This is a predicted structure of a 73-nucleotide RNA (transfer RNA) from a Patescibacteria group bacterium.
[in-house]
RNA sequence: GUGCCCGUAGUUCAAUGGAUAGAACACAACGUUGCGGACGUUGCGGUUGGAGGUUCGAUUCCUCUCGGGCACG
Numbered sequence: 001g002u003g004c005c006c007g008u009a010g011u012u013c014a015a016u017g018g019a020u021a022g023a024a025c026a027c028a029a030c031g032u033u034g035c036g037g038a039c040g041u042u043g044c045g046g047u048u049g050g051a052g053g054u055u056c057g058a059u060u061c062c063u064c065u066c067g068g069g070c071a072c073g
Stems, first nucleotide, its partner, number of pairs: 001072007010025004018056001027043005049065005
């Protein structure tokens, strides 16, 4: 340099172009407990890496770009 794959919550991952982007763990509060842990309930947490485009509608499709990985040269 060329090709391919990945990037979504603090972490690990979902989501066929459709409704308010969800789950588990973590964290916080409460319950429970002699105190903790475990368990239960509730809550917090996201510019979906960034920019642009297509579309009535984009996490999803297209282009560019940034970061990581693999292969080839």

Its mean pLDDT, the model's own confidence on a scale to 100, is 80. It matches the Rfam family "tRNA". By type it is a transfer RNA. Its family is annotated with triplet codon-amino acid adaptor activity in the Gene Ontology.